[in-house]
RNA sequence: AGAGUUUGAUCCUGGCUCAGAAUGAACGUUGGCGGCGUGGAUUAGGCAUGCAAGUCGAGCGGAAAGGCCCCUUCGGGGGUACUCGAGCGGCGAAAGGGAGAGUAACGCGUGGAUACCUACCCCUGGAUCCGGAAUAGCUGCGGGAAACUGCAGGUAAUGCCGGAUAAUGUCCCCGGACCAAAGGUGUGAUUCCGUCUAGGGAGGGGUCCGCGUCCUAUUAGCUUGUUGGUGGGGUAAUGGCCUACCAAGGCUUCGAUGGGUACCGGGUGUGAGAGCAUGGCCCGGCUCACUGGGACUGAGACACUGCCCAGACACCUACGGGUGGCUGCAGUCGAGAAUCUUCGGCAAUGGACGAAAGUCUGACCGAGCGACGCCGCGUGCGGGAUGAAGGCUUUCGGGUUGUAAACCGCUGUCAGAGGGGAGGAAAUCUAUGGGGGCUAUCCCCCAUAGUUGACCUAUCCUCAGAGGAAGGACGGGCUAAGUUCGUGCCAGCAGCCGCGGUAAGACGAACCGUCCAAACGUUAUUCGGAAUUACUGGGCUUAAAGGGUGCGUAGGCGGUGCGGUAAGUUGGAUGUGAAAUCCCUCGGCUCAACCGAGGAACUGCGUUCAAUACUGCCGCGCUCGAGGGAGACAGAGGGAAGCGGAACUGAUGGUGGAGCGGUGAAAUGCGUUGAUAUCAUCAGGAACACCCGUGGCGAAAGCGGCUUCCUGGGUCUCUUCUGACGCUGAGGCACGAAAGCUAGGGGAGCGAACGGGAUUAGAUACCCCGGUAGUCCUAGCUGUAAACGAUGAGCACUUGGUCGGGGACUCCUCCAUAGGUUCCCGGCCGUAGCGAAAGUGUUAAGUGCUCCGCCUGGGGAGUAUGGUCGCAAGGCUGAAACUCAAAGGAAUUGACGGGGGCUCACACAAGCGGUGGAGGAUGUGGCUUAAUUCGAGUCUACGCGAAGAACCUUAUCCUAGAUUUGACAUGCACGGAUUAGCUCUGUGAAAGCAGAGUGACGCCUUCGGGUGGAACGUGCACAGGUGCUGCAUGGCUGUCGUCAGCUCGUGUCGUGAGAUGUCGGGUUAAGUCCCUUAACGAGCGAAACCCUUAUCGUUAGUUGCCAGCGAGUAAUGGUGGGAACUCUAAGGAGACUACCGGUGAUAAACCGGAGGAAGGUGGGGAUUACGUCAAGUCAUCAUGGCCCUUAUGGGAUGGGCGACACACGUGCUACAAUGGCCAGUACAAAGGGCAGCCAACUCGCGAGAGUGCGCAAAUCCCAUAAAGCUGGUCGUAGUCCGGAUUGGAGUCUGCAACUCGACUCCAUGAAGUUGGAAUCGCUAGUAAUCGUGAAUCAGAAUGUCACGGUGAAUACGUUCCCGGGCCUUGUACACACCGCCCGUCACAUCAUGGGAGUGGGCUGCAAAAGAAGUGGCUAGUCUAACCUUCGGGGGGACGGUCACCACUUUGUGGUUCAUGACUGGGAUGAAGUCGUAACAAGGUA
Repeated sequence: AGAGUUUGAUCCUGGCUCAGAAUGAACGUUGGCGGCGUGGAUUAGGCAUGCAAGUCGAGCGGAAAGGCCCCUUCGGGGGUACUCGAGCGGCGAAAGGGAGAGUAACGCGUGGAUACCUACCCCUGGAUCCGGAAUAGCUGCGGGAAACUGCAGGUAAUGCCGGAUAAUGUCCCCGGACCAAAGGUGUGAUUCCGUCUAGGGAGGGGUCCGCGUCCUAUUAGCUUGUUGGUGGGGUAAUGGCCUACCAAGGCUUCGAUGGGUACCGGGUGUGAGAGCAUGGCCCGGCUCACUGGGACUGAGACACUGCCCAGACACCUACGGGUGGCUGCAGUCGAGAAUCUUCGGCAAUGGACGAAAGUCUGACCGAGCGACGCCGCGUGCGGGAUGAAGGCUUUCGGGUUGUAAACCGCUGUCAGAGGGGAGGAAAUCUAUGGGGGCUAUCCCCCAUAGUUGACCUAUCCUCAGAGGAAGGACGGGCUAAGUUCGUGCCAGCAGCCGCGGUAAGACGAACCGUCCAAACGUUAUUCGGAAUUACUGGGCUUAAAGGGUGCGUAGGCGGUGCGGUAAGUUGGAUGUGAAAUCCCUCGGCUCAACCGAGGAACUGCGUUCAAUACUGCCGCGCUCGAGGGAGACAGAGGGAAGCGGAACUGAUGGUGGAGCGGUGAAAUGCGUUGAUAUCAUCAGGAACACCCGUGGCGAAAGCGGCUUCCUGGGUCUCUUCUGACGCUGAGGCACGAAAGCUAGGGGAGCGAACGGGAUUAGAUACCCCGGUAGUCCUAGCUGUAAACGAUGAGCACUUGGUCGGGGACUCCUCCAUAGGUUCCCGGCCGUAGCGAAAGUGUUAAGUGCUCCGCCUGGGGAGUAUGGUCGCAAGGCUGAAACUCAAAGGAAUUGACGGGGGCUCACACAAGCGGUGGAGGAUGUGGCUUAAUUCGAGUCUACGCGAAGAACCUUAUCCUAGAUUUGACAUGCACGGAUUAGCUCUGUGAAAGCAGAGUGACGCCUUCGGGUGGAACGUGCACAGGUGCUGCAUGGCUGUCGUCAGCUCGUGUCGUGAGAUGUCGGGUUAAGUCCCUUAACGAGCGAAACCCUUAUCGUUAGUUGCCAGCGAGUAAUGGUGGGAACUCUAAGGAGACUACCGGUGAUAAACCGGAGGAAGGUGGGGAUUACGUCAAGUCAUCAUGGCCCUUAUGGGAUGGGCGACACACGUGCUACAAUGGCCAGUACAAAGGGCAGCCAACUCGCGAGAGUGCGCAAAUCCCAUAAAGCUGGUCGUAGUCCGGAUUGGAGUCUGCAACUCGACUCCAUGAAGUUGGAAUCGCUAGUAAUCGUGAAUCAGAAUGUCACGGUGAAUACGUUCCCGGGCCUUGUACACACCGCCCGUCACAUCAUGGGAGUGGGCUGCAAAAGAAGUGGCUAGUCUAACCUUCGGGGGGACGGUCACCACUUUGUGGUUCAUGACUGGGAUGAAGUCGUAACAAGGUA
């Protein structure tokens, strides 16, 4: 410090997510030791048990227990005060300890203030005199279950009371008045410990004030003791703190009141900081103590382990009545994801009491439990390669685990056992000695000896032995680290993106690796990253976001000069900012964590001194801002009234006579009762053509015929006046299109709703015919719009050009125009700059200032609810749950469009011939079957793989019967003999099985034999598979398409994806070429090169040819010869827009012509760019993975692939006379041939057979080409057309023609008379038509491939259909229109609104009620101290009563939560239904 995620890619906006740190944590797996910390966060829920506040006998009377002494009847009694229960009394118990419920407050923090108090402590001064009356304990008698308690008697005090004394105290009318005490110890006290009084101090507390302190306006008004005053009361003390009276105030948009939440701070976590979050441990403050109320005592409380009352809960009970309060330490139950021992000790520190010893102390110190956190240590160290075994993997070679282990050597931390042992302890106290403090019983100091450790032990020594001590998460990217197997959208993973549908680096396992390590992960939460609330530090044209517009209140901001002030501001000084924490430097534990010391810091607040630039405030000025005045000007600015013509509709009348109207086409509608059309007249309402203009005016909405009246604003000129009077503007007020509402008018045209006609699958629409509200006017309401420049208002500054509107000035000679200058308004283009880009650009979206409004992911939703406005419709304000990982902006490249332009092609059109109808053939589907093997499926499957299924072929096709190292390859081991081969037999359908006979070898040899190769048998490795996956692949192929495209380098432009080049103007078959040009070049394609064909030379003539010359034949290049011609086959020439003319830009090129065999690529072929279709093929072949292995392999028989209600494709033959048949007769090319082609001859009607010449072929053969031509016949008929089908007889091939071949002959003679919708091919030697050959092949073409013969018609043209190319445009598409996507309905789940209501919580108001207590009053009852005249008084207590008041009760409101039949919409979900609204002109923008 960033990263992932929206897209095909890009930039931006924007959310989500991750990496970091942290925690009082919890959970999962694992777990050696120690140190220091830390541990009930939830139910302020309930609690058994023990402990947590006592102490003092040197305050008191005393003696329950123990000790000691004495007595004793042995039961006990007496004494003593060593000691001490209970009691009186003093001090303490208000501290310490716990918790955070309440509290939004002077509660806390900070800084000040004072009208106050203060026990114990310290200092100073003074005093400590004389008396009195009671009462616990105790004794006696009672009540009660208990708790407890009554009566009588008598007793003490440092308990209580009176008197004296009385100021430096208090009050005061300034005369005066008033106020205290206690003693103890001790032989002994002015002296020690106490007591009283007064003053001071320290520390503590009370009260008041400035400032700071969460969310909410869907809480806007609150308040009657309320605000103030006076008198009184009360308090330690100010004060409405309380009371009576008087006044009517007080608080609040700078947020009162209400609601919600919450102890606050030092600090803590995080962060660069600013901030944000938090307040556990520790420290300070506050508050609370079962819940509520109350006071008493006291220096201090309205009191955690005190009291009284009420309530709930729990316990005891003899039912009458009592008792209790762990939010102290432990512990228990409950709830919970979750939080410890019913431990030890007062040894230390601290506290209470005490003169002290000492006692008490769950404060505290320690230990225990918990990896809860931080820190430290260890689990060994060195050597060790046959790189062992095993595991994993592998390309089978190896690699890796891995120096890791084993093995050898060494060490001894920690833990374990045993034994030493510093320290935490110094005081107090006791004893002795010494010294000091006036005297002392007191205090201080020193020395010596003795005394005190709950707990922890550092550390040292000895012992043994590597022995007891490593796991967790992760390994697709972010993010360090990968392989194999299993699984097969299953099981599962996941923080985000996303993995998993048979080759998963993402699931599970293994191995290996990575990161941490006694831990590692997960979850939760906080901060960070997030500049994602932006103070530091964001935005608002289009991404979320400018209010519809103005006026204006509060507020904010504000021109210029001088003087003053010193509030803000700045500097210095000073007080405070507790300690701890953080930071720095030292130091102590072996280090660290931890702890100690010092410093710094605590960014704050107060006081004070000074400065005066800026801001504020006060005063005096100024004129540039603003406003006023005078003179002109432009204008659909506004309001009212009046007037006008065109058009329209209606009415009346005339003419006229069948249609009109409307549409894509129609129909509804109107019309013979006379429409439409046309003329005249009248009526009505609305709107104002041309002018009219990126012209004008207005704040915006908006404003358009003409005239008059009223009226607002603006501009220019003059520079006369005022003197900052200004800008913005939360609330507020006003205006505010259209539609809509209320009332009353008006109503021509148009026209929601509605009716009808069409369209359509439907058509609640688009189109047509009608038509009501409305549109218009008046008076009100509504208050919204894409109210848009999607751009708030104001001021200033910042290069320009040009156009328009309104003024003023000015030059040339006067005038006018043009020109120039200047002010205002309205546009366009563009510089810098800005911007994500598009764009904007002096009319800013630039640069600054001021003020207002608004935004913070998408959906839910501008919805719900509340409030408010409205007659209503509805407006304004305006959420949440839930859900998604995106939603979005701009631009880019494609693709697409029922967008546009240009252009091409047998694409259409113009033609010719077909298919679709018939019958055969053939392929496919379907059906059938034991099986009908498999593949191919729009074009681009279907006479396709198959260039040829009777067996074979032929396959996991089927049936029945057999085989297992195999039909085939390689290797190893063993075995035996001779095997191998050949012949034969049985069985059988064959294969196979069983058996018999015969029967070769090499080498060595001691001739006994040994050994080896091939082969056989057995066994093991393995073979084999047309089994699966073409969506794992290679190769090959189809298609777009022989379409003209597809790219690269460098440069340039752009933030970038990308663009440019490749666009534009021409041209071409062509990205072909030329020109222009931020491009210049290049590559793959196109073209050319190659083959063939058309013409002519050259060369060469055999098997081909024969003109001329011979000879020969019935005849034939058959022959001598020839080399001319044809031809053959080698190598050349030729054609290049080369020439001429025209057009064109002088180019490229095009048009026409000449010459030429051929002319603009001459014809044909081969040649197919980058890519697309997960196109086709695992069955040509190859191949990964998977599967089978007595079978899915191999062999064999028979059958099937040939079935047949049917459907489709492709071909053949026809339907006839341009023909059929018969007879005669002419002319090819290209091929093939030895298991072959086969002449001639003979036989057969024929297919063919027999025999057999020639030929491995320019020689021989296949081999007669046919259409054609000539002649004849048929005469439009199911025929002399057509040939299917069937019967019979044959031929050939072949082991074999039954299923299932071809051909021949005789006979038979079906459908069919030119083919619906639709659809195919072809532009010239082409279509059409005619025959010929070949491959495959034993045989078996109507198929396929090739060859020649005859040989047309038409093309105006590019509107339309299909397909393609280029440019451009729109896009919400990118799996790319076979795209995307909307809404209802149906189903499931979830959250939520309404809802008759129901049930809780909190709370306001009005009442009732009234415990305890306090205060007031008091006529009743009682009464020790004092006074008394002895009667009583004073004072007090009890009782009564009044006031206040808690619980509680009633009524009525508010608010919030839960729940509710039913209901509303919303969200999500795999393939549901209906349509097709949006995205292209989305088919009605």
Small-subunit ribosomal RNA from an uncultured prokaryote, 1485 nucleotides, folded computationally. Its Rfam family is "Bacterial small subunit ribosomal RNA". Gene Ontology terms of the family: structural constituent of ribosome and ribosome. Its mean pLDDT, the model's own confidence on a scale to 100, is 84.